[in-house]
Context: one part of a larger RNA
Parts: sequence; structure tokens; C1' cells
RNA sequence: UGACGGGUCCCCGCACAAGCAGCGGAGCGUGUGGUUUAAUUCGAUGCUACACGAAGAACCUUACCAGGGUUUGACAUGCAAGUGGUAGAGAAGCGAAAGCGGAUCGACCCCUCGGGGAGCUUGCACAGGUGCUGCAUGGCUGUCGUCAGCUCGUGUCGUGAGAUGUUCGGUUAAGUCCGCUAACGAGCGCAACCCCUGCCAUAUGUUACAUGUGUCAUAUGGGACUGCCGGUCUCAAACCGGAGGAAGGUGGGGAUGACGUCAAGUCAGCAUGGCCUUUAUAUCCGGGGCUACACACACGCUACAAUGGCCAGUACAACAGGUUGCUAAAUCGCGAGGUGGAGCCAAUCCCCAAAGCUGGCCUCAGUUCAGAUUGCAGGCUGCAACUCGCCUGCAUGAAGUCGGAGUUGCUAGUAACCGCGCGUCAGCUAUAGUGCGGUGAAUACGUUCCCGGGGCU
Repeated sequence: UGACGGGUCCCCGCACAAGCAGCGGAGCGUGUGGUUUAAUUCGAUGCUACACGAAGAACCUUACCAGGGUUUGACAUGCAAGUGGUAGAGAAGCGAAAGCGGAUCGACCCCUCGGGGAGCUUGCACAGGUGCUGCAUGGCUGUCGUCAGCUCGUGUCGUGAGAUGUUCGGUUAAGUCCGCUAACGAGCGCAACCCCUGCCAUAUGUUACAUGUGUCAUAUGGGACUGCCGGUCUCAAACCGGAGGAAGGUGGGGAUGACGUCAAGUCAGCAUGGCCUUUAUAUCCGGGGCUACACACACGCUACAAUGGCCAGUACAACAGGUUGCUAAAUCGCGAGGUGGAGCCAAUCCCCAAAGCUGGCCUCAGUUCAGAUUGCAGGCUGCAACUCGCCUGCAUGAAGUCGGAGUUGCUAGUAACCGCGCGUCAGCUAUAGUGCGGUGAAUACGUUCCCGGGGCU
């Protein structure tokens, strides 16, 4: 000077407390460990790994395994030599394919007619490697933490390491601002500038609503600054209350992540040093595996019911997406779906809710709860659904009666409940991820304690 303390003081945060809904018990989905396996490819491992890389493993992907092939190679560049029945196309045959094989057909450009180019073959350099090292690295990322900190110049103090400034008194979300002050200034952070949203105005108006004006849409501006009033206070910063206002003290949300820490993560996204490999650790192919299963953990979904289940009727969204696409009306089918093909390169056409409300049945039961599992019959995508896809109908109806110790999220249009869209994608294992709207709470006395963080000592 730091770090640490079951030392002190001060202050924050869904950190505790106060509440609401959960997880931990059940079934299933997914990930991981372990075990198994020819292989179950690899990485990620306290917080900061475990619905993570993976925004989608039937083949492909694919890196793994066994088998069958190729060796200047699936891909790039250069040099040399050869080559006209050359390049290219390619029948029979072997084969699961890759590949081997080779009957037969058969070219192009320039030209001084010697040849040259392109292509092909051979050879040499080389290619190739998801092989190793993230403890050789770049780049990117996580985390402390959107915490309020981290520093510098000059001056001063100290023999020096260093200190001061940055401490102190107030205040703030904030090293935010004010006052004091051997300090005076400055930089990176904070804030603001950026985007979305809430109010208003103006302009424009297709395809929107409607028949000329407001919704709506697009664009440009305005508006909020402690500006005004009262109180408190060093009459400083600021705080409390009020008015006006759509909005009030950062209005709400997002993007934005200082100096650094963890030799944190990634050589498998990419790039890259070194090492290793070169008839194999390269490469092609069909098949299998990544989907195994005594078990353990993690993240979820569905339930255990009457604030409910089933049946009938009926109402209201938003964000998005659409030409290899979205697909209407009509029609066939109980249904998944089929036929059909209007319209739409889309504010035009298509795709569009559920909880809710009204009426009826069920009456507390393993049930008209719950839906796992299994059988049969079908539908769709796709060369192909056996390993290993999704969906529908009928039948079957398991565990489960609210969950031990423990533990998670959330402070308002939030939690909780309800559905809808999108990306990936032929199809889908999505109950995941990411957005969108609908309904819409409870509680916060307080900071003693648990956890994490900041400051003085």
C1' cells in the first nucleotide's frame, strides 16, 4: 500500500423480512453424471457447467464405430515431361453404394503450319487434418456489476515505499452536486446525447376507417427543466408537500459494461505460433451410433380437481410471416387430412386466439379428475420413418389426493393465469428459445439477522 477479520461505524441490492406463485414427492420431455457399448463424437463442471455450444442428430448434418474403396488426393497454386482417337460422353459386367471396368461415340481456341493454349495423364513441390496445446496467442464471451468506482499532470508532505487530491459535513440512483479544505485541475467511468413507448401539434394519405372529418398509418417538431408556489436546511446542494399537466423529480423500457479479477471459457465458429500425421490422424461410400439404461442430479411440461371437468351457444387482440410460399370459397372424411384452386410479391389476399361470458350435466369419488403406457386402424413429410419422426380415431386407462430437509422467481400493467406469432426447418422429438397481446393481484413494519457489494477506520 492492499487483502482479510465469527473488529467498529455508515450505506445499498427481491439480500432478509412482509406477501404471491413455485421447485424438492408423481408421470413425462430435455440436459448432465455414472454405467454399458464396436461406437454411445467433442467441448462446457461452485456462484459464472447441466432446454449450455445445438435457431431443430432418420440419411445428410457427423466430427464417433465396424466394413468396403481412393492415394497429388473431395479442394488450391506452381514447375517439368507426355498426350489427337486427346478432352468429354460412356454400354456390358462386379458391387450395398463408393469405386473398379472399359465396348462404342467423340470435340474447342490461336497459328508464321514448326507448334502453342485449354483439358487430361505421370512425376515433383505440396494439398488435407473437427489431430494436441485456450498454461504460446488474436478475436469474441462470461463474471464481480450498470457496482461507483479507477487513475493522471503540476504542486505540497514524507529519507523512502507512498500520501494528499479521492478525506471531512450535508446530499444523491451515482466520486451526483454543494460547502469546507495543501491542494488546483484533468481523464476513463456516472448522467446526458441514441432507440422504443405514453400526450399534443403540423404535413401527407395509398390498400386503413369512412364519405370529409376524425380514428389509423408514416414523417417532422413540441412537451418536463425541481421551471412555479409553500415549508425545512449552512438559506448551499438538496429534500418534503402542492398547483398546473397526458406525464414530476432518472416518467416506463432498451441499447450502452471504467481500471481490472478469475493463467475463467473457446485451437470444434473463425484466425494463428509450435508440435504431430502424410497409402493415413487425409478422403469417399452404404450401414450403425450420437436416441443405450440398475441408478443420481439439473431445467421444464402436465396434473392431483368444483375458483373445476365436459357439452352447446357467443365476444374481444397484438407482434410477426408468406412465391420451391401463405393458401380462401366449395366439397369428401368422425378426425389428422384429401380434392380444389379464387386472391396475394401483400395496411389490399391468406394465416388469425384462449382464458372470458350465457345455459346445461357432473356432486367429492382415484371420479365425467388426471392422462402415462399399450393394442388396432389410418393421415402427412421425405429416396427412405425397423433401429429412430410427427399427427388423428377407437380401445386401454398407470402413478398421482398438494409433496421431508431444503430451495427459486417476482415490487405493477410486475407476479400469476391465458392463448398467438417467429427463427431453425422437407418433416419433427419445441413442454425449449425469443417476441406479442388478453385477464390481472398481494405485500414491503423495518435493516437485528443470512448472502453479495460500496465507503471511512
Record summary:
The prediction has a mean pLDDT of 83. The part of an RNA shown here (small-subunit ribosomal RNA, 3' major domain) has 457 nucleotides and comes from an uncultured prokaryote. It matches the Rfam family "Bacterial small subunit ribosomal RNA".